[in-house]
């Protein structure tokens, strides 16, 4: 320096659920809480996937549509430790 990530140390994040709040919804934020995570750090003006459909289109009860979301789906970028 590169690769892998140790039954190590230090430090970190926080699923479901509940409460509050916000939003048309998906979802977000705060608190409690830990299922898990070696990038569960950052990026949605970012390539794919996924969710929602207010508005719009279709049409008359359906279907389509992101300009709304999701990084704890993949991806890109950056980084702690120091076992091999």
């Nucleotide at each position: 320096a590169a690769g892998a990530g140790a039954g190590a140390a230090a430090g970190g994040c926080a699923a479901a659920g509940c409460c509050a709040u916000u939003g048309a919804a998906a979802g977000g934020u705060g608190g409690c809480g830990a299922c898990g995570c070696a990038a569960a750090g950052c990026u949605a003006a970012a390539g794919g996937g996924a969710c929602u459909a207010a508005g719009g289109a279709u049409u008359u009860a359906u279907u389509c549509u992101a300009u709304g979301u999701u990084u704890g789906c993949c991806a890109g970028c950056u980084a702690c430790c120091g076992u091999c």

This is a predicted structure of an 84-nucleotide RNA (c-di-GMP-I riboswitch aptamer) from Halalkalibacter suaedae. Of the family's consensus pairs, 95% are formed in the model. The sequence is in RNAcentral, with records from Rfam. NCBI's taxonomy places the organism under Bacteria, Bacillota, Bacilli, Bacillaceae, Halalkalibacter. The coordinates come from a structure-prediction model, not an experiment, and the mean pLDDT is 80.